[in-house]
This is a predicted structure of a 534-nucleotide part of an RNA (small-subunit ribosomal RNA, 5' domain) from a metagenome. It matches the Rfam family "Bacterial small subunit ribosomal RNA". Gene Ontology terms of the family: structural constituent of ribosome and ribosome. The RNAcentral record of the full RNA draws on SILVA.
Context: one part of a larger RNA
RNA sequence: GAACGAACGCUGGCGGCGUGGAUUAGGCAUGCAAGUCGAACGAUCCCGGUUUACCGGGAUAGUGGCAAAAGGGUGAGUAACACGUAGGUAAUCUGCCUCCGAAUUCGGGAUAACUUCGGGAAACCGAGGCUAAUACCGGAUAAGCCCACGGCCCAUAAGGGCUGCGGUCAAAGAUGGCCUCUAUUUAUAAGCUGUCGAUUGGAGAGGAGCCUGCGUCCUAUCAGCUUGUUGGUGGGGUAAUGGCCUACCAAGGCAUUUGACGGGUAGCUGGUCUGAGAGGAUGGUCAGCCACACUGGGACUGAGACACUGCCCAGACUCCUACGGGAGGCUGCAGUCGAGAAUCUUUAGCAAUGGGGGAAACCCUGACUAUGCGACGCCGCGUGUGUGGUGAAGAUCUUCGGAUUGUAAAACACUGUCAGCCCUGAAAAACAUUAUCAUGUUAACAGCGUGAUGAUUUGAUUGUAAGGGCAGAGGAAGCCACGGCUAACUCCGUGCCAGCAGCCGCGGUAAUACGGAGGUGGCAAGCGUUGUUC
Repeated sequence: GAACGAACGCUGGCGGCGUGGAUUAGGCAUGCAAGUCGAACGAUCCCGGUUUACCGGGAUAGUGGCAAAAGGGUGAGUAACACGUAGGUAAUCUGCCUCCGAAUUCGGGAUAACUUCGGGAAACCGAGGCUAAUACCGGAUAAGCCCACGGCCCAUAAGGGCUGCGGUCAAAGAUGGCCUCUAUUUAUAAGCUGUCGAUUGGAGAGGAGCCUGCGUCCUAUCAGCUUGUUGGUGGGGUAAUGGCCUACCAAGGCAUUUGACGGGUAGCUGGUCUGAGAGGAUGGUCAGCCACACUGGGACUGAGACACUGCCCAGACUCCUACGGGAGGCUGCAGUCGAGAAUCUUUAGCAAUGGGGGAAACCCUGACUAUGCGACGCCGCGUGUGUGGUGAAGAUCUUCGGAUUGUAAAACACUGUCAGCCCUGAAAAACAUUAUCAUGUUAACAGCGUGAUGAUUUGAUUGUAAGGGCAGAGGAAGCCACGGCUAACUCCGUGCCAGCAGCCGCGGUAAUACGGAGGUGGCAAGCGUUGUUC
């Protein structure tokens, strides 16, 4: 000199864009943060029309499906294939999505809700009875997968591709429209057709697992470490390789300045700061990866978890209790206590972007978009402009003549940024719904998909940004320094006292160094100090 997620002191007008729990991964009141689907299913309730009937609309708990493994938070642990980079997987998996092929058949028994009882303070639990499904189960058929036995090609040893024979393995419907064919013939379906879904196989995309080379802090006052340890065979396990696990066998494996093992510290990276660079320091916000979710352990479900707002066990803590037993987990968004030098609103909205569900309308979304608070940072603007004397008053100094403050003020003439008041007033809106037309599908001019055109509708921020007008210099300047380094000097007070100080040093009666005043210098809505890095 530059920088900062800064703090402290004095001061403080406005706006834009950023940014804000770095300490106790300490404890948490309260609200919200993951739901959705009635076009999978039975039931209950309500409303409207009609009135035994029936039709339409809405809501609710339950069964069932998908989601809940994402998004969001934090950095405790981790010196490690954790991360970065370059590869391998002939050792692998992959829901939803896209493309291509096949098939979508026949049956069955339950169960929740509901109801009748019972137990319990509660959380909740038990028994009997009824019922549905795209829930569950069985049969049929099936190419490929898989298994057994063969063949050909490739390969790296297990293996990969193609193929023969035998065995094994699947499904579910929902909702629109139509009468061309067939049947009854009115209009329907056992017919045709559209959309969504279910089954099976192949390919892809995106995602994930595993393996490897290289790189990644300090310490030798840590020099030897290791028994599932190192390797092999058999077996198990996994989607998959492997001591991953197990039995047996062998006795190996790592390290000695290229540092094993141990100890300390630490999330890693893109980046950030500094520097001419080399380098040094650092990893907050944003982005990628990893790890964690009260502490420790465990599995279940599932395409995916050993799962932040799922389950089980143990522990600590808090709460409820009828003392028998139960409930909980903010390192989500706000907020609170504590500790601390120190870090914000218990706000608005799903309008946009994105995500989940749904055929859709739509619902949910503390992701997100906005708002509020903080000079915490960067940037911009303002606090007026011009004229104005051989120079007012006051103040300070004085050699008492005067000098300085100082064109500064006053005065005169103007301007109108920002703030204030009045009026007008956006963009962010794309979608979606509906009508018509074209086109594809189709038997079809129906329905559905796609495209075009028109209409209707949707804004939290917000009556905001911006624009116009009104009035009026009115509401808006401080902080630090002035001995040298270092730009800027005098007076008074004090008298080695009180004090200053980054270094040198200053102060003991004329202190440009302490305190005050006047003046001056520097920066400026900031200025200075402290801390840390280069």